[in-house]
RNA sequence: GCGCGGUUAGCUCAGUGGUAGAGCAGUGCUUUUACACAGCAAAGGUCGGGGGUUCGAAUCCCUCACCGCGCA
Numbered sequence: 001g002c003g004c005g006g007u008u009a010g011c012u013c014a015g016u017g018g019u020a021g022a023g024c025a026g027u028g029c030u031u032u033u034a035c036a037c038a039g040c041a042a043a044g045g046u047c048g049g050g051g052g053u054u055c056g057a058a059u060c061c062c063u064c065a066c067c068g069c070g071c072a
Stems, first nucleotide, its partner, number of pairs: 001071007010024004018055001027041004048064005
């Protein structure tokens, strides 16, 4: 330099055009003398940046950045 894949909650990951989710972690409550376990509840996101297409974009297109694999 070229090709491919990836970037979504603190972590690991879903979500293939129509209101962004799960598990774990953290917080509160119940339970316990207390802790742990268990149960319940709430919170937590400019979907890597920018631009475009569309009535509507995490999703499609372009570009940039970063990570990984392969080729040279």